Model confidence (mean pLDDT): 83 of 100. A computed fold for a 1498-nucleotide RNA from an uncultured prokaryote, annotated as small-subunit ribosomal RNA. The sequence is in RNAcentral, with records from ENA.
RNA sequence: AGAGUUUGAUCAUGGCUUGGAUUGAACGCUGGUGGUAUGCUUAGACCCUGUUAGUCGAACGGUGAGUGGUGAGAGCUUGCUCUGGCUGACGAGUGGCGGACGGGUGCGUAACGCGUGGGAAUCUACCUUUUAGUGGGGGAUAGCCCGGAGAAAUCCGGAUUAACCGCAUAAGCCCUACGGGGGAAAAGGGGCCUCUCCUUGGAAGCUCUUGCUAUUAGAUGAGCCCGCGUAAGAUUAGCUAGUUGGUGGGGUAAUGGCCUACCAAGGCAGCGAUCUUUAGCUGGUCUGAGAGGAUGAUCAGCCACACUGGGACUGAGACACGGCCCAGACUCCUACGGGAGGCAGCAGUGGGGAAUAUUGGACAAUGGGCGAAAGCCUGAUCCAGCAAUACCGCGUGUGUGAAGAAGGCCCGAGGGUUGUAAAGCACUUUCAAUAGGGACGAAAAGCCUAAGCUUAAUAUGCUUGGGUCUUGACUUAACCUAUACAAGAAGCACCGGCUAACUCCGUGCCAGCAGCCGCGGUAAUACGGAGGGUGCAAGCGUUAAUCGGAAUUACUGGGCGUAAAGCGCACGUAGGUGGUUUAUUAAGUCAGAUGUGAAAGCCCUGGGCUCAACCUGGGAACUGCAUUUGAAACUGGUAGGCUAGAGUAUGGUAGAGGCAAGUGGAAUUCCAGGUGUAGCGGUGAAAUGCGUAGAUAUUAUGAGGAAUACCAGUGGCGAAGGCGGCCCCCUGGACCAAUACUGACACUGAGGUACGAAAGCGUGGGGAGCGAACAGGAUUAGAUACCCUGGUAGUCCACGCCGUAAACGAUGUCAACUAACUGUUGGGCGGGUUUCCACUUAGUGGUGCAGCUAACGCAAGAAGUUGACCGCCUGGGGAGUACGGCCGCAAGGCUAAAACUCAAAUGAAUUGACGGGGGCCCGCACAAGCGGUGGAGCAUGUGGUUUAAUUCGAUGCAACGCGAAGAACCUUACCUACCCUUGACAUCCAGAGAAUCUGUUAGAGAUAGUAGAGUGCCUUCGGGAAUUCUGUGACAGGUGCUGCAUGGCUUUCGUCAGCUCGUGUCGUGAGAUGUUGGGUUAAGUCCCGUAACGAGCGCAACCCCUAUCCUUAUUUGCCAGCGCGUCAUGGCGGGAACUCUAGGGAGACUGCCGGUGACACACCGGAGGAAGGUGGGGACGACGUCAAGUCAUCAUGGCACUUACGGAUUGGGCUACACACGUGCUACAAUGGGGCAUACAGAGGGUUGCGAUCCCGCGAGGGUUAGCUAAUCUCAGAAAGCUGUUCGUAGUCCGGAUUGGAGUCUGCAACUCGACUCCAUGAAGUUGGAAUCGCUAGUAAUCGCGGAUCAGAAUGCCGCGGUGAAUACGUUCCCGGGCCUUGUACACACCGCCCGUCACGUCAUGGAAGUGGGCUGCAAAAGAAGUGGGUAGUUUAACCUUCGGGAGAACGCUCACCACUUUGUGGUUCAUGACUGGGGUGAAGUCGUAACAAGGUA
Repeated sequence: AGAGUUUGAUCAUGGCUUGGAUUGAACGCUGGUGGUAUGCUUAGACCCUGUUAGUCGAACGGUGAGUGGUGAGAGCUUGCUCUGGCUGACGAGUGGCGGACGGGUGCGUAACGCGUGGGAAUCUACCUUUUAGUGGGGGAUAGCCCGGAGAAAUCCGGAUUAACCGCAUAAGCCCUACGGGGGAAAAGGGGCCUCUCCUUGGAAGCUCUUGCUAUUAGAUGAGCCCGCGUAAGAUUAGCUAGUUGGUGGGGUAAUGGCCUACCAAGGCAGCGAUCUUUAGCUGGUCUGAGAGGAUGAUCAGCCACACUGGGACUGAGACACGGCCCAGACUCCUACGGGAGGCAGCAGUGGGGAAUAUUGGACAAUGGGCGAAAGCCUGAUCCAGCAAUACCGCGUGUGUGAAGAAGGCCCGAGGGUUGUAAAGCACUUUCAAUAGGGACGAAAAGCCUAAGCUUAAUAUGCUUGGGUCUUGACUUAACCUAUACAAGAAGCACCGGCUAACUCCGUGCCAGCAGCCGCGGUAAUACGGAGGGUGCAAGCGUUAAUCGGAAUUACUGGGCGUAAAGCGCACGUAGGUGGUUUAUUAAGUCAGAUGUGAAAGCCCUGGGCUCAACCUGGGAACUGCAUUUGAAACUGGUAGGCUAGAGUAUGGUAGAGGCAAGUGGAAUUCCAGGUGUAGCGGUGAAAUGCGUAGAUAUUAUGAGGAAUACCAGUGGCGAAGGCGGCCCCCUGGACCAAUACUGACACUGAGGUACGAAAGCGUGGGGAGCGAACAGGAUUAGAUACCCUGGUAGUCCACGCCGUAAACGAUGUCAACUAACUGUUGGGCGGGUUUCCACUUAGUGGUGCAGCUAACGCAAGAAGUUGACCGCCUGGGGAGUACGGCCGCAAGGCUAAAACUCAAAUGAAUUGACGGGGGCCCGCACAAGCGGUGGAGCAUGUGGUUUAAUUCGAUGCAACGCGAAGAACCUUACCUACCCUUGACAUCCAGAGAAUCUGUUAGAGAUAGUAGAGUGCCUUCGGGAAUUCUGUGACAGGUGCUGCAUGGCUUUCGUCAGCUCGUGUCGUGAGAUGUUGGGUUAAGUCCCGUAACGAGCGCAACCCCUAUCCUUAUUUGCCAGCGCGUCAUGGCGGGAACUCUAGGGAGACUGCCGGUGACACACCGGAGGAAGGUGGGGACGACGUCAAGUCAUCAUGGCACUUACGGAUUGGGCUACACACGUGCUACAAUGGGGCAUACAGAGGGUUGCGAUCCCGCGAGGGUUAGCUAAUCUCAGAAAGCUGUUCGUAGUCCGGAUUGGAGUCUGCAACUCGACUCCAUGAAGUUGGAAUCGCUAGUAAUCGCGGAUCAGAAUGCCGCGGUGAAUACGUUCCCGGGCCUUGUACACACCGCCCGUCACGUCAUGGAAGUGGGCUGCAAAAGAAGUGGGUAGUUUAACCUUCGGGAGAACGCUCACCACUUUGUGGUUCAUGACUGGGGUGAAGUCGUAACAAGGUA
């Protein structure tokens, strides 16, 4: 520091997810040890039991219980009992101090509660300090005792100290009218006899000490006030009557509406009052580079609370956790009358919960309370126990050890890996275990003593020193030593990418995984197991939560033309910002100083535990606040100037700017009249409609409403919406020029206000045309649409609402600056002047540089560079929706969520593909022609059906006379029956035998039995090779499955002209360029142009056949000339001219001429030539596409079979047959059929063969065998044709199916199931519906011939030649293809994508008659305890008294305030609710096809 995920790919936007750190955690698996920390986050819900606050006898009366001592007395049992407060002590009580600290919790609280910094009107026990005192008198009440009530708690009556109360005094203190007035006290302990008195010794007295009273100052603590800071919500906008202020009074320690009476009417609030929800605040903690964000456990500071609510008392301090009173809820006791209680102290219990510990030890240390002290108390605290809860440390061994052991796993079978790992050998013993030793934490206090101070004093006390005496819960500890054994000590997660780490088996969209993307449908590195590996390690993972990454809230540090985002537009309030200059001020700003910013923590640096965690010393820091001293540039304030911003005045200019009134012509429609006749109108085509009752058309009048042709223009005006005939009234703004004036008057603008298209609403008019709704006609599967005929609201006017639009430049307003060029509108100026040119200014357009932008694009009218202010955005959907509020007559508008759901949604650009987009071009693609198919019969293939089986495959073009170039058996893979199991076939092993051949029996055969013939080859004599049989197991075998695991081969697009690369250049990039453009071509063929230049695979050519000629060669072919021979024939001698054969050459290249054209390439025409523009034909098939076809040609991975899914045999089937389709043959006839005669090919085949001649048969064929291994012989007669003849338009002399009979051939065998022949039979069919196929020249059509396969069996297939046409204007249309361009929401690519209703399941949510809770406002009722006021009642120790009483107090009564509680009526919120609304989601449901292409009506 990033990474994954939207796409075919790219860049951007944008969300989701992840790697990191952390936790008071929990859960799963696992678990050796020590140190240090931490441990109810939930029910402020309920609590049994024990304990958490006492202490002082040196304040007091005292002595109940228990007990030590001393001495006294009594009783006696002589060592016991009793008495006795003398002493140490001490229950209960009075009194003092302390229970306001310490400890717990976070309910409440949005507040002066907290933080920080200030302030004045205060109090402060104990402590320190100053000064002065501490005299005298009175006087209850507890306890104890006596008596009484009660179950108890407890209460009542009688008697007593200190306590308590006055009096005196008052330095200081308080009040004051400055004259004065007021108010205190308490003693306790130790010691001494110098002075006085009694005198053992004491008292007064002295002295020391602790107290007490008043007071001063301080310290500490507390109360109060203020500035600033400290959550969310405006779907909370107004709140407030003690409210805000004043005066008098009261009250408090103290200020103050804190309280009260009166007066005034204020106070708070958009800088967020009030209300609602949530929350203790802080130092800090976690995270982060920081700024920030989150958090507020442990530790520390503050606050609040103590079962819930209220209240006061006491006190220095409380409205009091372990105090009191009252009310309420709950629990307990009860004798039913009444009482008791408060763990949010420490342990602990049940409950709640995912979840959090022992009813432990000690006051040894630290600290606290009391005390003079010893000491007592202390669940504060210190320790221990439990828990891997966290952090830190240590260990589980170290070295050596290759036969690379065994086992496991994998394997290409060789090996690899686990792995030096183990074993083995050597060594060590940390930790744990056992045994022994053993610190620090302890210093004081007490007692003794020395010196100093105090004192009369060697008492006492204090300070300092010495001595003595002890004090440890932890502790069976830390640490050290010894003993013995490698001995007791490793797991968890992960291994598709992110992210380090891979293989096998199982499973088969199942089971399952998953943080995101996504894995799993038979070869899963993603599921489960195993082996191996990676990471961390006494832990490892998961879950939850926070920060980070996230610059996805942007202060640091984002955006708003198209991704989310500029308000429709202006005016303007608050606010924010603001030209130039001088002086001043010092609020902001800057600098210095001072105070504060607690400690702990973080950071730096030392030290201590063996290290670390941890502890500890010092420093820095705490970015802040306050005070103060300076500075004066900038901002602000004040005062005064200026004119460049802004405005005013003067003179002009242009304009559909606005409002109101008037008026013109063209056109449509209507009414009435004339002329005139049968149609008009409308459409893709029609129909509805109008018209013989006279339309349409035409003509001249009239009526009425609406809109203003031409001019007219990316022209003008306006803030926007918007504004268009002409004239007039009123009126707003802009611009220009030159001067004068004012003197910052400015810009923006939350709220607010005005304006605001169309549609719509209200009232009243108007209504020609157009025209929602509606009606009819068409179209259609339907057509509630598009088209047509009608037509109402509306459109128009007046007045009033509405307040929205893709209100768009999808671009807020204002200001400044920043290259050029060009058009146009308004004004000015200069030159020239009918025109025009230059400059300037205000608009309005087009190009374009820099710059910006994701790109597209913008570019002085910015989307550039800056400044000021406002508005708005933060993933998609849900949703601009619900609820609430405001506005509106309504329609509706403005404001505006959440639950839930997805991992995307989106922008721009790229390459393709597609379009019922465009342009150009090609093809038997159409057109022009010729002949067919589709109808018939048959052949053949397929589907379907049937069957025991009808084996399998091929299925649009590109399956269907296809695999199959040939199923009677075989083939054969299928079925039946019957057999075999190392097998029909291969290799290895063992044994035996040559191999082989011939008969015969049983059987359907395979097979089984039996009889015979036969003894081979090589040899070093051991044996070997080949072959057969038997046996064992390794193995064989399979046309079993998967062509979607594959190789190879093949089809198709398509013989279409395309497909790419290197370098360069352009682009952020995908990519582009090249390959596009202008021509041309069959062609990406060639030329030109050109940021491209070259190259490759394709095209073409090179190859083969064919067309002409030359040359060479001359047999089996040929025969011109010469000769021989025959009825005749290259038959023979011979020839090499010709034809043919087969080798080699020539020839054709737009080479030549003319024209067109850019002079190029090329095209058109011509000449010559056998052939002319690739001469004709073939072979040859680019990158790729279709998961195209083939596991049944072959090969092959995996899976399944192995006495069978293998092998053998027999018979059957593949040949079935209501039917449908494809491909063919033969026909339907006279361009023909039949019959007679007659002519001319090419290319092939042949020894298991072709087979002449001759003979037989009507014929198929048979018999015989000459020739031929082929230019020699043979198949082999070519047929159509030609010449003449017959038939005469008919189911025929057409057609030949079907059937009967008789045969031939092949073959082991023609029944299922062959071909052919003869005789007989003589079906359908008279040219074929919709539709559809082939063909452009030696082609179609037509005619025959040959071959492969093959025993036999072609109408199929592959070849061959004979005869031999017609037509092409042309590219509008159909189909297919190529190039360029355009649109796209498609990329599995239009057989694409995708919308809505309905039906079903499910989820959350709104409404709803209501129902049930919580909180709360207002109006009332009520009134415990308490405090305050009043008081006619009752009672009354201290003080006063004239002794009567008074002052004062208490109780009672009463008034005020007030908690619980009650009633009524509102508000708000939560839950629930029959039914209902829409929304999300779900594998294949239904109906249509709205959108994306011109998406078929943009």